This is a predicted structure of a 127-nucleotide RNA (SAM riboswitch aptamer (S box leader)) from a Balneolaceae bacterium.
[in-house]
């Protein structure tokens, strides 16, 4: 970088260096000279790895798979403004909306309504 696979409506700030941007993209909307990014320290949040049990497959205290526990004296990572901030493709619900219709029905828009995709991020594990 690619592939696979599990989670994204919980939760968590302060300081210092920095000096103008971020929110991945595109639309919205929003943070920001009461200091944007980045990077340094210090504190947290969390429970995917690890690490501890119990269950299945096993001859096994090996391996794989489910399932649960704690978060500290102690280990990798993440993350700590708003749901991945929202939306965006596709089905469906509503609807004091608009075109059209004799009605219906179609399109079209609207909704922190819903259900799946995709993209995105972050973990473990592949090449």
């Nucleotide at each position: 970088c690619u592939c696979u696979u599990a989670u994204c409506a919980c939760g968590a700030a302060a300081g210092g260096u920095g000096g103008a941007g971020g929110g991945a993209c595109a639309g919205g909307c929003c943070c920001u000279g009461c200091g944007a990014a980045a990077c340094c320290u210090u504190a947290g949040c969390a429970a995917c790895c690890g690490c501890c049990c119990c269950g299945a497959u096993g001859a096994a205290c090996a391996a794989u798979c489910g399932g649960g526990g704690g978060a500290u004296u102690a280990g990798g990572u993440g993350c700590u403004a708003a749901a991945u901030c929202c939306u965006g493709c596709c089905c469906g619900a509503u609807c004091u909306u608009g075109u059209u219709u004799u009605u219906a029905u179609a399109c079209a828009g609207a909704u922190c309504c819903g259900g799946g995709a995709a993209a995105g991020a972050u973990g473990a594990g592949a090449c």

The coordinates come from a structure-prediction model, not an experiment, and the mean pLDDT is 78.